SAM riboswitch aptamer (S box leader) from an Acidobacteriota bacterium, 121 nucleotides, folded computationally.
Its mean pLDDT, the model's own confidence on a scale to 100, is 82.
Taxonomically the source falls in Acidobacteriota (Bacteria, Pseudomonadati).
The sequence was found by an Rfam model in a public genome assembly.
[in-house]
RNA sequence: GACUCAUCGAGACCGGCUGAGGGACAGGCCCUUGGACGCCGGGGCAACCACCCGAAGGCGACCGCGCCGCGGGAUGGUGCCAACUCCUGCGGAGCCCGCCACGGGCUGCGAGAGAUGAGUC
Numbered sequence: 001g002a003c004u005c006a007u008c009g010a011g012a013c014c015g016g017c018u019g020a021g022g023g024a025c026a027g028g029c030c031c032u033u034g035g036a037c038g039c040c041g042g043g044g045c046a047a048c049c050a051c052c053c054g055a056a057g058g059c060g061a062c063c064g065c066g067c068c069g070c071g072g073g074a075u076g077g078u079g080c081c082a083a084c085u086c087c088u089g090c091g092g093a094g095c096c097c098g099c100c101a102c103g104g105g106c107u108g109c110g111a112g113a114g115a116u117g118a119g120u121c
Base pairs, nucleotide, nucleotide: 001121002120003119004118005117006116007115008114013042014041015040016039017038021031022030023029025089026088027087028086043081044080045079048077049076050075051073052072053071054070057068058067059066060065085113090110091109093107094106095105096104097103
């Protein structure tokens, strides 16, 4: 870097340094010199992977156990600590406004894109 699978409406700050942008991209809308973003120290959130414990569920096996799932813990590996992935961006559905056209608004569904984890190349 690519592919596959899973998840993405919850949660989580206090200092130091720096100094103008940042929120992936585009359009919005926000954050930000009352110092954002980034880096460092400390802290925390969470439970994707490994690990530990529990109950004794399902399947297989035949008495040694294996696989899958459920509840919990939080040591290690990651990740995260503004806003639903901040909203929308493509498709189609329902409802509402004017009620013919044209147009607008709201709601949710499926994709795409993105982020994170695990595995493989």